This is a predicted structure of a 71-nucleotide RNA (transfer RNA) from Helicosporidium sp. ex Simulium jonesi. The sequence is in RNAcentral, with records from ENA. NCBI's taxonomy places the organism under Eukaryota, Chlorophyta, core chlorophytes, Chlorellaceae, Helicosporidium. It matches the Rfam family "tRNA". About the family: Transfer RNA (tRNA) molecules are approximately 80 nucleotides in length.

Order: sequence, then C1' cells, then structure tokens
RNA sequence: GGUUAGAUAACAUAACGGUAAUGUAAGAGAUUGCAAAUCUUUUAAUGACAGUUCAAUUCUGUCUCUAACCU
Repeated sequence: GGUUAGAUAACAUAACGGUAAUGUAAGAGAUUGCAAAUCUUUUAAUGACAGUUCAAUUCUGUCUCUAACCU
C1' cells in the first nucleotide's frame, strides 16, 4: 500500500427494517448465628457524521479505531 471482517451497558455476547435480549459485575432487599450460595429488584448500551425509509443496531456512503490475510 491492497483485501476482508468487526465496533451494542463496567465486561462477554444476541437481535427477520417494527418495544434493544441474556449472562457476569455493581447498588438495594429477602434468606443465614456470620458468610458463601440462592431468590427478588434497580442502574446501565447501538463508534462519529450524513443518506434511504412511515420506521435503521440492521440497508448505503464517508471518517475514526481494532483484528486477520496478501504484498
């Protein structure tokens, strides 16, 4: 330099164009002689800017960053 893939909560991952899900972690409560484990509950997210659409995490373009391969 070229090609391909990816960017979603503190972390790891889902999501036919139509209410953004699950686990871990964190806060609160229940339980316990104290803890751990378990149960309930709360907080918290779509890389940036545009475009298409009634509606975009999803489709399109550019940029930023990451990874793999080729040279």